Context: one part of a larger RNA
Molecule: small-subunit ribosomal RNA, central domain
Organism: uncultured bacterium
């Protein structure tokens, strides 16, 4: 529980596609299911409830009224629904230009560590607050060529770009989704949301086969201490990467669901157009600040609202117990999803 909410107090599903469902532009045209109204019927009496009587009053008894809702039948036509018939302002569709780390695959490059082989050299190296484990006279650090292998992608690089949202960052090549501008031109409302369903989804983990340079959960060894199952250091395995399957959570965040309209101003920036000799300016469509009105508990938001209003969906409704427990569905398991109670304050 017909209420009030939802950026931080409890509360926006992590993102999207979209079926049923709801909601829905401007015009005429007939009809008339919702609506609106007249009239008939029906609505038992008592009782309620109005309003009179009547017992001195009330209780109490009497009189009169009144109701939706239903059936039937006449009307009205403005909304809502249906139908036919237009229309372009919402919504798509060509043709023209345009930014981009969108997204897939294949290949190419150069810097860096590592690790080999060979030459120079010669006693250290390394590491820390100091140390020590480590490494090195079997030649180590260090230099020099020269090979190999994996993983990232310095400057550029920017409250820059892109993408629904996780996210995307050398180069090229292919194959691809999506924006945005400008003018015609066509379609004629085809539109917004969306329970459920169905895709996508960091990191971590799983399975199967691979790869393994750094880097490192676990492990060892060294320091450190009172003690060190840590912080610091020598080691180093899963993992990090590939392919193919799973998993399905993140402070997954802007802690703000989507979509339209409307509502002061300045300032930067990206991308297009208009204008110019080239500037100024102006327009559109991002993306920051700064800020008035309004709003708010405050804080702060403030045309990218947390303003003004519709429409749809999701959530929430004292801590605690608990995101637990049954139980149910998923999953290889790890869990994950839904999700309570007593009791206690």
């Nucleotide at each position: 529980u017909u209420g009030g909410g939802c950026g931080u107090a409890a509360a926006g599903a992590g993102g999207g596609a979209g079926c049923a469902g709801g909601c829905g532009g401007c015009g005429g045209a007939a009809a008339a299911g919702g609506u609106c109204u007249g009239u008939g019927g029906u609505g038992a009496a008592a009782g309620c409830c109005c309003g009179a009587a009547g017992c001195c009053a009330a209780a109490c008894u009497u009189c009169g009224g009144u109701a939706a809702g239903c059936c039937a039948u006449g009307g009205a036509a403005a909304c809502c629904g249906g139908u036919c018939u237009g229309c372009u302002g919402g919504a798509g569709u060509g043709c023209g230009g345009u930014a981009g780390a969108g997204g897939a695959u294949c290949g190419u490059g150069g810097a860096a560590u590592u690790c080999c082989a060979u030459g120079u050299g010669u006693a250290g190296c390394g590491g820390u607050g100091a140390a020590a484990u480590g490494c090195g006279u079997a030649g180590a650090u260090a230099u020099a060529u020269g090979g190999a292998g994996g993983a990232a992608c310095a400057c550029c690089a920017g409250u820059g770009g892109c993408g629904a949202a996780g996210g995307c960052g050398a180069c090229g090549a292919u194959c691809u989704g999506g924006g945005c501008c400008u003018g015609c031109a066509c379609u004629g409302a085809c539109g917004c949301u969306c329970a459920g369903u169905c895709c996508c989804g960091a990191a971590a983990g799983c399975g199967u086969g691979g790869g393994g340079a750094g880097c490192a959960a676990a492990u060892a060894g060294g320091a450190u201490u009172a003690g060190a199952u840590a912080c610091c250091c020598u080691a180093g395995u899963a993992g990090u990467c590939c392919a193919c399957g799973c998993c399905g959570u993140a402070a997954a965040c802007g802690a703000u669901c989507g979509a339209u309209a409307c509502u002061a101003a300045g300032u930067g920036u990206c991308g297009g157009g208009a204008g110019u000799c080239a500037a100024a300016u102006c327009c559109c469509a991002g993306u920051g600040c700064u800020g008035g009105a309004g709003u708010c508990a405050a804080c702060g938001c403030a045309a990218u609202a947390a303003g003004u209003a519709u429409c749809g969906c999701g959530c929430c409704u004292g801590a605690g117990u608990a995101g637990u427990a049954c139980g149910u569905u998923c999953g290889c398991a790890a869990g994950a999803a839904u999700g309570a109670a007593a009791c206690u304050c």